[in-house]
RNA sequence: UCCCAGAGAGUGACCGUCGGCAGGGGCGGGGGAACCACGUAGUGGCGGUCGGCUCCGGUCGGCCCCUAGGGGUGAAGCCCGUCCGAGAGGACGGGCCGGGUGAACUCCCAUCCGAACCCGACAGCUCACCUCGUCGGCAACACAGGAGAGGCAGU
Numbered sequence: 001u002c003c004c005a006g007a008g009a010g011u012g013a014c015c016g017u018c019g020g021c022a023g024g025g026g027c028g029g030g031g032g033a034a035c036c037a038c039g040u041a042g043u044g045g046c047g048g049u050c051g052g053c054u055c056c057g058g059u060c061g062g063c064c065c066c067u068a069g070g071g072g073u074g075a076a077g078c079c080c081g082u083c084c085g086a087g088a089g090g091a092c093g094g095g096c097c098g099g100g101u102g103a104a105c106u107c108c109c110a111u112c113c114g115a116a117c118c119c120g121a122c123a124g125c126u127c128a129c130c131u132c133g134u135c136g137g138c139a140a141c142a143c144a145g146g147a148g149a150g151g152c153a154g155u
Stems, first nucleotide, its partner, number of pairs: 002025003008018002026134006036124001044066002047064007069122001070119004077096008097114006105148004
């Protein structure tokens, strides 16, 4: 996580109404120079396919597939121990830390959450420029846990 809106629906036609395709605005995200930063070293797969070269061992390039490396959205992360597992990883316990709710802020207290998905060997920052999203779900409560700060109104 919104606004505008003549695609569309409807009508003999127009207005009103519904509507929101394409588009625009607002808001949010990703990629992307110089300078700066990082680094002085690596270029995952007993994967596929096409083409070139070849000393026939291989090697270079294009396209496609995979996901352990790395990266992105997000609060959803780090450490220690035990167990399962070939491994990736999973379960449990503990510590630190992050997020939501208790009608805006801060502290206390209470109570929950700490997922999922995506990119596909690759991306630091980043002007111009390119590009994506604008969904979905839950509740029906009664004067709202405690304290402080602060604002407005009245006198």